RNA sequence: AAAGGGCAAAACCGUCGCGAGGCGGUGACGCAAAGCCGCGGGUCUCCCAGAGACGGCCAGGCUGCCGAA
Numbered sequence: 001a002a003a004g005g006g007c008a009a010a011a012c013c014g015u016c017g018c019g020a021g022g023c024g025g026u027g028a029c030g031c032a033a034a035g036c037c038g039c040g041g042g043u044c045u046c047c048c049a050g051a052g053a054c055g056g057c058c059a060g061g062c063u064g065c066c067g068a069a
Base pairs, nucleotide, nucleotide: 006031007030011026012025013024014023015022016021029056035062036061037060040058041057042054043053044052045051046050
């Protein structure tokens, strides 16, 4: 690479939250780690002391399917 597959953006509906956003369903923009972690940088929210959110923004650690090269 191929094969078997996997995940699931935006949007909509329901629900939780002050909010960022989370969960479920529909749906696929994309992804070889778009699996897990949240230690770092970064961005965002708030009731701005501080406490949260994202992690499919970058980086790091751990683990994983196939098997031409």